The prediction has a mean pLDDT of 82. This is a predicted structure of a 73-nucleotide RNA (transfer RNA) from Actinocatenispora sp. The RNAcentral record of the sequence draws on ENA and MGnify.
RNA sequence: GCGGUAGUGGCGCAGCCGGAAGCGCACCUGCUUGCCAUGCAGGAGAUCGCCGGUUCGAACCCGGCCUACCGCU
Repeated sequence: GCGGUAGUGGCGCAGCCGGAAGCGCACCUGCUUGCCAUGCAGGAGAUCGCCGGUUCGAACCCGGCCUACCGCU
């Protein structure tokens, strides 16, 4: 230098062909208990790596860039 894969709440991951984001753990509140843990109920938290474009509408399509890993030269 070229190519490939990945980037989504604090962490680990889903999200098939465009209709707007879900799960587990963690966190907060309440109940349960003499207290803690467990269990149960509820809740908060992501403008989807960045910037543009296409579209009525983009995590998803197109272009450029950044980061990590892998491969080639």
Its Rfam family is "tRNA". The family's RNA type in Rfam is transfer RNA. Taxonomically the source falls in Actinocatenispora (Bacteria, Bacillati, Actinomycetes, Micromonosporales).